A computed fold for a 68-nucleotide RNA from a marine eukaryotic metagenome, annotated as transfer RNA. The RNAcentral record of the sequence draws on MGnify. Rfam family: tRNA. From the family's description: Transfer RNA (tRNA) molecules are approximately 80 nucleotides in length. The family's RNA type in Rfam is transfer RNA. The prediction has a mean pLDDT of 85.

RNA sequence: UCAGUAGCUUAGUUGGGAGAGCGCCGCACUGAAGAUGCGGAGGUCGCUGGUUCAAGUCCGGCCUGACC
Numbered sequence: 001u002c003a004g005u006a007g008c009u010u011a012g013u014u015g016g017g018a019g020a021g022c023g024c025c026g027c028a029c030u031g032a033a034g035a036u037g038c039g040g041a042g043g044u045c046g047c048u049g050g051u052u053c054a055a056g057u058c059c060g061g062c063c064u065g066a067c068c
Base pairs, nucleotide, nucleotide: 001066002065003064004063007022008021009020010019016053024040025039026038027037028036046062047061048060049059050058
C1' cells in the first nucleotide's frame, strides 16, 4: 500500500433489492452412472465502535494475509 462477502473462487467502487460460477441436496432423464434440464438449502459481508432515516459500501481501533 492492497485485500478479508456462502464449503471454494469471487461480483457488488453512486450508501437503499446480498448475487454469480463451481460444489452440495432433491426431482426429471438413464438399466445404472455421467452429462444436461428444473428446483432448493447454505452468508452475524474478518472483529469492534462511530456517522446516517438507512452501512458490504463512509470514518476510527484491532486481527489475519499478500507485496514494498